[in-house]
Context: one part of a larger RNA
This record gives sequence, C1' cells and structure tokens, in this order.
RNA sequence: UGACGGGGGCCCGCACAAGCGGUGGAGCAUGUGGUUUAAUUCGACGCAACGCGAAGAACCUUACCUGGGCUUGACAUGGCCGAGAAAGCCGGCAGAGACGCCGGCCCCUCUUCGGAGUUCGGUCACAGAUGCUGCAUGGCUGUCGUCAGCUCGUGUCGUGAGAUGUUGGGUUAAGUCCCGCAACGAGCGCAACCCCUAUUGUUAGUUGCUACGCAAGAGCACUCUAGCGAGACUGCCGUUGACAAAACGGAGGAAGGUGGGGACGACGUCAAAUCAUCAUGCCCCUUAUGUCCUGGGCUACACACGUAAUACAAUGGCGGUAAACAGAGGGAUGCAAGACCGUAAGGUGGAGCGAACCCCUAAAAGCCGUCUCAGUUCAGAUUGUGGGCUGCAACUCGCCCACAUGAAGUCGGAAUCGCUAGUAAUCGCGGAUCAGCAUGCCGCGGUGAAUACGUUCCCGGGCCUUGUACA
Repeated sequence: UGACGGGGGCCCGCACAAGCGGUGGAGCAUGUGGUUUAAUUCGACGCAACGCGAAGAACCUUACCUGGGCUUGACAUGGCCGAGAAAGCCGGCAGAGACGCCGGCCCCUCUUCGGAGUUCGGUCACAGAUGCUGCAUGGCUGUCGUCAGCUCGUGUCGUGAGAUGUUGGGUUAAGUCCCGCAACGAGCGCAACCCCUAUUGUUAGUUGCUACGCAAGAGCACUCUAGCGAGACUGCCGUUGACAAAACGGAGGAAGGUGGGGACGACGUCAAAUCAUCAUGCCCCUUAUGUCCUGGGCUACACACGUAAUACAAUGGCGGUAAACAGAGGGAUGCAAGACCGUAAGGUGGAGCGAACCCCUAAAAGCCGUCUCAGUUCAGAUUGUGGGCUGCAACUCGCCCACAUGAAGUCGGAAUCGCUAGUAAUCGCGGAUCAGCAUGCCGCGGUGAAUACGUUCCCGGGCCUUGUACA
C1' cells in the first nucleotide's frame, strides 16, 4: 500500500421488512447428471453451467457408431507429361448407396495458325483434419456492475515503499456540485450529445382520415403518417440552509426536478468461457485422426436436479349472443379473401397484394342460460381406431384433427425465487429459425393491482477509520 475481521462509523440496492404471485408436491415439455449403449458426437459446472452454444437432430444437418468405398483426394494454387473426345447431358444394367460398366447426344471459345483459355487423366509439390493445447494466443463474450470509481502531469511531504490531490463539512442517482484545504490542473468513467415515448406548432395529404347506408366524386378540420421546430432549465415564488451547493413546498404546465424506456459497461478481477463461428503458434494424423455413401445414433431410461407450460376449479367449466375493442411484425418457390366440399384437421379454387391498399375478424372483458361443490359438465396424461399435412421417405423419430379412453392431481415439507406502476398478475397476437415441427426465445398490445413503518437483522456493494497469524 492492499486484502481480511462473527472491529467501528456513514450510505445504497426488491438486500431485508410490508405486500402480490410463484418454485419445491402431481402428470407432462425441455436441458443436465447418472446409468445403459456399437454409438448414445462435442462444449458449458456456485452466483456468472443446466428451454445454455442449438433462431428449430426423420435423411441432410452430424462432428458419433456399424458396414461398404476412394487415396493429389469432397475443396485450392502451381510445375511437368498425356488425351484430343470441350466440359457436360440423357438412358440402360448391377448395387443399400457411394460408385462401377455400357450406349446415345454434344464436338467449345480466341488465334499472329505457333498456340492460348476451359476440361479430363497421370505425376510431383501439396491439400485436408469439428485431431490436442482457451494454462501459448488474437478476436469476441460473461461477471463484479451502470457499482462510482480508476489514474496521470507538475508541485509539496517522506531516507524509502509511498502519501498528498481523491481526505474534511454539506449535498447528490453519481469523485454530482458547493465550501474549506499544499496543492494546482488534467484524463478514462458519471452526466449530456443518439434512438423510442408523453404535449404542441408548421409543412405535406395517398393507399390514410372526414361527411354519406355504399360507391363515384369532394375536402385535408380531425385521426394518422414523417420532416423541420417549440417545450423542462430547480427557469419562477416561498421556506430551510453557510450569503453556497442543494433540499422541501407551491404556481404555471401535456410533462417537474435524471419525465418514462433503450443503446451506451472506466482501470481492472476470475490463468472465467470459447482452438467446435473465425483466425492462429506448437504438437500430432497423411491408402487416414482425411474424404464419399447406406443404415443407425444424438430421441435410450431403475433414478436425481434445474427451467418452463398445464392443472387441482364457481373471481370457475360449458353453451349461446352482440362479427365489441388492439399493437407490432411478415408476405412472391410467398401471404391468400369471398365461394364450395368436409364434424374437423384440411381440400378444391383463386379475387386481391411486392403491400398505410390485400392477407387482417384477437382473447380475456360484457350480456343470457346451465352446472351446484362432486375426483364432478374440474383436470387433461395415457392408450385404441380412423383420418389430414409437409416431405424421396414420418418404423426407430414430426405436427395436427375426429371419436372413444379418461391416470395423477383437492393448492404442495424443509427450503427458495421474481416483482415498486402501466410494474406484478392475467389475456391473446406476431416474428426469427423453418419443407414440416415451439409449452422455448425475441417482440407487441388488452385488462390491470397490493405494499414500502423503516434500516435492527440476512446477502451484495461504496467511502472513512481501526487491528494484523496474510501478500
């Protein structure tokens, strides 16, 4: 000087407390451990691994296993030699296919007529490796933590390591600002500048909006769209304060003290994660640890754990009714309306739409009826039968529909998690990936709470100070 303390002081955070809803019990989905297996590919392991890499494993993917093939190779560049039929395309046979054999079609471009380009075969250099090491590395990332800190120059003090500044008195979300001070300044962080949102002016007005029952036609006041502006700054008033910074109250205002949300992550820590995104040193393989293909596996199942979704019901289930009311996003190998067929999944067909135009009608909510507290008209697992869709192909191993079946489950021990407002809870909608496959992920809006006395305690963190079995 740091680090640590079941030392002290001050302060903060859904850290506790006050509340609301969960997990832990059930069946199911998914990830992991374990076990099994020919293989169940690999990585990730307290917080900060475990619906994680994977924004989507039937084949492919695929890295694993079985078996069958190839060896200048599936892929790149170059040298030499050869072929001259360009390359290539189609068909047949055998085979699980890779591939092998046979047949047919085709007979390239430029040219100074020497040849060159493209291609194939041979050969030599080489290719190739999701092989090893993240403790050799780059890059990228997590974490403490959006915590308020981390430093430097000059000066001064100290023999020196170092200190000072950065401590102190106030204040702040903040090393934020003010005052003081052997310090004076400065940098990286904080804040602001950026984006969305809340109000308004102006410009513009179709595909939007308005009047009308609809259309045509008309208009641009309103909604909205998207450019440019205004607006919030403790600016004004009062009180407190040290005459400061600031705090509290008030006015005006759409908004008030950072208005709300996002992007943005200092010096560093964890030899943290990643050699399997990529790049890369060293080592290792080179008729195999490379590469092609078939089938299988990654989907196994006495069990254990994590994370979700569904329930255990009456604030409910079911049926009907009024086509009740959104936002955001996607669409051409696409989204697909009306109509018709089907109980339905879906099918036929195809208007419209490269989209403010079409797809495009949300559900919970409301009203009416029924059920009357039961393992039920709750719950929906499991299983059977019959179908639908995608796709060469749904057996291993997809999703959906109808009928039948109708387990466990009556609110969950010890323990433990999230959340402070348009939040929690609850309700549906969309997107990426994607042929198909979503209870996951990322977004969107609808309805819409309770509670916070307070900082004694638990956890994490910041500043000052104190002690020292530590460096």

Background: Small-subunit ribosomal RNA, 3' major domain from an uncultured bacterium, 471 nucleotides, folded computationally. The RNAcentral record of the full RNA draws on ENA and SILVA.